[in-house]
RNA sequence: CGCGACAAGGGCAAACCAGCUGAGAGGCUGGGACGCAAAGCCACGGGCCCCCGCAAGCGGGCAGCCGAGCUACCGAAC
Numbered sequence: 001c002g003c004g005a006c007a008a009g010g011g012c013a014a015a016c017c018a019g020c021u022g023a024g025a026g027g028c029u030g031g032g033a034c035g036c037a038a039a040g041c042c043a044c045g046g047g048c049c050c051c052c053g054c055a056a057g058c059g060g061g062c063a064g065c066c067g068a069g070c071u072a073c074c075g076a077a078c
Stems, first nucleotide, its partner, number of pairs: 002078001003075002011036002016031006034064001040070002044067003047062004052057001
């Protein structure tokens, strides 16, 4: 450095519910845990969703869909 254990200490939090917010997708907070070794950050490529549009396309969203990039705790085996 790769790697990732029925290790240690911790971390995050799907569905669903409530409140707030947005035209919508969605977001935030609290409850809640299905899961996660980057489920930390990032819309750069692909993908998906929403709005407008006849269309081309414009704008917005999703990082817990897959890649790229950046950063990081721990240390058994290999």

A computed fold for a 78-nucleotide RNA from a Planctomycetota bacterium, annotated as c-di-GMP-I-GGC riboswitch aptamer. Model confidence (mean pLDDT): 89 of 100. The organism belongs to Planctomycetota, within Bacteria. The sequence was found by an Rfam model in a public genome assembly.